[in-house]
RNA sequence: UCUCCGUAUGGUCUAGUGGCUAGGAUACCUGGCUUUCACCCAGGAGGCUCGGGUUCGAUUCCCGGUACGGGAA
Numbered sequence: 001u002c003u004c005c006g007u008a009u010g011g012u013c014u015a016g017u018g019g020c021u022a023g024g025a026u027a028c029c030u031g032g033c034u035u036u037c038a039c040c041c042a043g044g045a046g047g048c049u050c051g052g053g054u055u056c057g058a059u060u061c062c063c064g065g066u067a068c069g070g071g072a073a
Stems, first nucleotide, its partner, number of pairs: 001072002004070005011026004019056001028044005049065005
């Protein structure tokens, strides 16, 4: 550099599908328990990489961009 391939989901890791309240783990916050801490219990905040298209409806399908990884020179 590329007419190539893959990935992008809360702070972190990750599941998932055209109509779900977007699920789980971990971390964090509040309360309970405890002499205290931890564990445990209850509750809470926090997420679909960006733009456009298709569709009644897109996180999901299509096109392009960006970032990262791989591949080819």

Predicted 3D model of a 73-nucleotide RNA (transfer RNA) from Eumeta japonica. Lineage of the source: Eukaryota > Mandibulata > Altocrustacea > Eumetabola > Eumeta. Rfam family: tRNA. Its family is annotated with triplet codon-amino acid adaptor activity in the Gene Ontology. Rfam classes the family as a transfer RNA. Rfam describes the family as follows. Transfer RNA (tRNA) molecules are approximately 80 nucleotides in length.